A computed fold for a 682-nucleotide part of an RNA from an uncultured Bacilli bacterium, annotated as large-subunit ribosomal RNA, domain II.
It matches the Rfam family "Bacterial large subunit ribosomal RNA".
It was read from a public genome assembly.
Model confidence (mean pLDDT): 86 of 100.
Context: one part of a larger RNA
């Protein structure tokens, strides 16, 4: 990992609720006795119905409260139980399986380890040489001093022993801790044999929470015990009909669980109650508007009140003001908590010869309480996010199929089944690769299409406006571009050209008291202007198609799926064609309805689907009870190209060698691909 066999809504009492049946104002035994019996008889103890109210006494189609005959609760006036079986679901029980770390209780262990007692045992060799001592040397005597002798030490070096510092190697190993080479101790708080002590709410610890038998923050074995699991896994045959929710409320509640809303089955009533459209009539304060209140702001105009300056001061005034600015006017905004206004939708409500098939009530069974994605209308966030939090609609969830290259949630379409039929949708029609190298105008030169902004730019196409021009334009070339003058001032200087001020006349085609470079000032150069030459357009603004630059990323070309395209690109018009489980056409199947011609036809509306309701069935073991096979070969193997909508069921060969089908009904240890499932083979 594979194959095969085992695995998981059971039973039991007890409600409830359907259906079956028996009786039926009553139905019914239970234990127990006879009985061959689990048949039957017998057993009426009990137990539910027929009456109820009060807390009771109690009283009764009442009855309790109460002073009460009021009022009010509950009841009667409406009568259907009961007994078994079977089917659903509940409580209680292990209660659909498996799964826990954990608790608690009685033993068991110190032949590992940990400390401790008793007795034993071991440690090559080599070296230092302490204390004592004797001697000799000093001394009044001693200290001291040298040499000997001596043999001390958690002393030295290094085997056995003990240990465990480094590396390397092993790491499904030669070892569930080892092995190579090198290390540490090696007379000691050394090592080690053998008997013994000390237990788990505990020991023992030169202390790591370390060891208690490969197991230690609490050994281990049995028991209670199927502990308990609001977690997680799992949970076996078919087919048909219906089909959901991720919402509110409450919750030591948030990944659970009650109610209710949303499935589904059955009954049932009133009768049309739902839905939808149309009509008619409301209620309302959003969008939008607007400024009439609230505030929020912007020119401006007057302009109180205050303040400042002159005048004057006994006071009372007068006048000025680039100060301030209540408050009016005008004229122009702005608001979720503002409104003089104010829709579309939506939402109530009656009406309708409208359509269409629903609402609703009661009773049985559910599942849902993680929700995501777009579209629109808002919060919140950065008018960020595949964010987060509502409100509508749609779709995913539970939906295949065909476009989007691939791609729950977008776009186009809801798949009863078969057909080598036919029509189209979204989208597409050069190849890949079904179908237009179609038609028409017209852009676009970037491969732009095919990836992005502010910004930029004599790209280009179209529609304007507005200037100049044959009295000759723009652009080019050839010529003037002057005097008053060096205008005033300033200034060292300022003379067109640092800077203030004015900005005139003359002479002319025509030339500014001057457009830029240039001088220390000045000169030089240029330019407006203007005349010649040339001969058709030549500026300036705005709008508006396509496109151009802004344009740097990590595996590899990588920003059309490719290939490639100048149309097979991008507008706008046309005609064909292609495109799906749609739509049609043939046949089958099967649901509900209604019709019958009588029971099988017809019609007519259907038949995706997860949780989940309901409805038919198929197979397996074993039982009863009929009726079969079978050594002339049953089971079980195999192997075929039959039947049947499945689940399945036959046949026929060959194997096998003694049991085993069918057909009505019954009762289940009753269906395997998953559960890190369990056992067994390879």
């Nucleotide at each position: 990992a594979c194959c095969g066999g085992c695995g998981a809504g059971u039973u039991a009492a007890u409600g409830u609720u359907g259906c079956a049946u028996g009786c039926g104002a009553g139905g019914u035994u239970a234990a127990g006795u006879a009985g061959a019996a689990g048949a039957u008889a017998c057993g009426g103890a009990g137990c539910c119905g027929a009456a109820g109210c009060g807390a009771a006494a109690g009283c009764g189609a009442g009855u309790c409260u109460u002073a009460a005959u009021a009022g009010g609760g509950c009841g009667a006036u409406u009568u259907a139980g009961u007994a078994u079986g079977c089917a659903g679901u509940a409580u209680u029980a292990g209660a659909c399986c498996c799964g826990a770390a954990a608790c608690c209780g009685a033993g068991u262990g110190a032949u590992c380890u940990a400390g401790c007692c008793a007795u034993g045992a071991g440690c090559a060799g080599g070296u230092u040489g302490a204390a004592g001592u004797u001697c000799a040397g000093g001394u009044a005597a001693a200290a001291c001093u040298g040499a000997a002798u001596g043999g001390a030490g958690g002393a030295c070096c290094g085997a056995a022993c003990c240990g465990a510092c480094g590396u390397a190697c092993c790491c499904g190993g030669a070892a569930a801790c080892g092995u190579g080479c090198g290390c540490g101790g090696a007379u000691g708080a050394c090592u080690u044999g053998u008997g013994g002590c000390u237990a788990g709410c505990g020991g023992u610890g030169a202390a790591a929470u370390u060891c208690c038998a490969a197991u230690c923050g609490a050994a281990c074995u049995c028991g209670g015990a199927u502990a308990u699991a609001g977690c997680u896994g799992g949970u076996u045959c078919u087919c048909c009909c219906c089909g959901a929710a991720a919402u509110a409320g409450g919750u030591u509640u948030a990944g659970g669980c009650c109610u209710a809303g949303c499935c589904u089955u059955g009954a049932g009533a009133u009768u049309u109650a739902g839905c939808a459209c149309c009509g008619u009539g409301g209620a309302g304060g959003u969008a939008g508007a607007g400024c009439a209140c609230u505030g929020a702001a912007u020119a401006u105009a007057c302009g109180a009140u205050g303040g400042c300056c002159c005048c004057a001061c006994c006071u009372a005034g007068g006048g000025g003001u680039a100060c301030u600015g209540a408050g009016u006017g005008u004229a122009a905004u702005c608001a979720a908590a503002c409104u003089c206004c104010g829709a579309a939708u939506g939402c109530c409500a009656c009406g309708g010869c409208u359509g269409u098939a629903u609402a609703c009530u009661c009773a049985g069974g559910a599942g849902u309480c993680a929700g995501c994605g777009u579209a629109u209308g808002g919060g919140u966030g950065a008018u960020a996010a595949c964010g987060u939090c509502c409100a509508u609609g749609c779709g995913c969830g539970a939906a295949a199929g065909g476009a989007a290259a691939a791609g729950a949630g977008u776009c186009c379409a809801g798949a009863u089944c078969g057909c080598c039929a036919a029509u189209u949708a979204a989208g597409g029609u050069c190849c890949c690769a079904a179908a237009a190298u179609c038609u028409g105008u017209a852009c676009u030169a970037a491969g732009u299409g095919g990836g992005a902004a502010a910004g930029g730019a004599u790209g280009u196409g179209g529609a304007g406006u507005u200037g100049u021009c044959a009295a000759a334009a723009c652009a080019g070339c050839u010529a003037g571009g002057a005097g008053g003058u060096u205008g005033g001032c300033u200034u060292a200087g300022a003379a067109g050209c640092a800077g203030c001020c004015a900005u005139c006349c003359u002479u002319u085609a025509a030339a500014g008291a001057g457009u830029g470079c240039g001088u220390a000032a000045u000169a030089g150069c240029u330019c407006a202007c203007u005349a010649g030459u040339c001969g058709a357009g030549u500026g300036a603004c705005a709008c508006u198609g396509c496109g151009c630059c802004g344009a740097a990323g990590a595996u590899g070309u990588a920003c059309c799926g490719g290939g490639g395209c100048u149309a097979a690109g991008u507008a706008c018009a046309g005609u064909a064609c292609c495109g799906a489980a749609a739509u049609u056409g043939c046949g089958g199947a099967u649901u509900u309805a209604c019709a019958u011609u009588u029971u099988a036809u017809g019609u007519a509306a259907g038949u995706g689907g997860u949780a989940g309701g309901g409805g038919a069935g198929c197979g397996u073991u074993c039982c009863a009870a009929g009726g079969g096979c079978a050594c002339u070969g049953a089971a079980g193997g195999u192997u075929g190209a039959c039947c049947g909508u499945a689940a399945g069921g036959a046949c026929a060969g060959c194997u096998g060698g003694a049991g085993c089908g069918c057909u009505u009904g019954g009762a289940a240890g009753u269906g395997a691909g998953a559960a890190u499932g369990c056992c067994g083979g390879u």